Background
Transfer RNA from a Gemmatales bacterium, 76 nucleotides, folded computationally. The sequence was found in a public genome assembly. The prediction has a mean pLDDT of 81. NCBI's taxonomy places the organism under Bacteria, Pseudomonadati, Planctomycetota, Planctomycetia, Gemmatales.

[in-house]
RNA sequence: GAGGGCGUAGCUCAGCAGGCAGAGCAACGGACUUUUAAUCCGUAGGUCGCGGGUUCGAAUCCCGCCGCCCUCACCA
Numbered sequence: 001g002a003g004g005g006c007g008u009a010g011c012u013c014a015g016c017a018g019g020c021a022g023a024g025c026a027a028c029g030g031a032c033u034u035u036u037a038a039u040c041c042g043u044a045g046g047u048c049g050c051g052g053g054u055u056c057g058a059a060u061c062c063c064g065c066c067g068c069c070c071u072c073a074c075c076a
Base pairs, nucleotide, nucleotide: 001072002071003070004069005068006067007066010025011024012023013022019056027043028042029041030040031039049065050064051063052062053061
């Protein structure tokens, strides 16, 4: 340099034939327990990588950019 994949909650990920943004774990509060753990109930937590476009409506479609990973090519 060329091609491909990925980016969504603190972590791991789902949601992608456009229509209310979710789960598990973690965190916090409570119940239970002699205590811890476990279990149960509840709460909070998001610029959906960034910018733009299409649309009544975009995490989802299109374009550009950024970051990470893989393959190929080049090279001192």